[in-house]
RNA sequence: GGAGGGAUACCCAAGCUGGCCAAAGGGGGCAGACUGUAAAUCUGUUGGCAACGCCUUCACAGGUUCGAAUCCUGUUCCCUCCA
Numbered sequence: 001g002g003a004g005g006g007a008u009a010c011c012c013a014a015g016c017u018g019g020c021c022a023a024a025g026g027g028g029g030c031a032g033a034c035u036g037u038a039a040a041u042c043u044g045u046u047g048g049c050a051a052c053g054c055c056u057u058c059a060c061a062g063g064u065u066c067g068a069a070u071c072c073u074g075u076u077c078c079c080u081c082c083a
Base pairs, nucleotide, nucleotide: 001082002081003080004079005078006077007076010027011026012025019066028046029045030044031043032042033041047055048054049053059075060074061073062072063071
């Protein structure tokens, strides 16, 4: 230099044929149940807020669209292969 794959919440990870997504599942955290205590197990919760809703978020910056984690362009970083 060329080709391909990847970057998602505290961690791992699915989603990526556009809308039903604050986004499955697991871990961890927090609260509760159980227990003499703890562990294990079970339940709830786990972005923010003036909270039947609103706002913000999927590497970064743009673009398309009524609407983007998802499509397009550029950039950054990581992995594999070729030279």

Transfer RNA from a Bacillota bacterium, 83 nucleotides, folded computationally. It matches the Rfam family "tRNA". It is annotated as a transfer RNA. Model confidence (mean pLDDT): 81 of 100.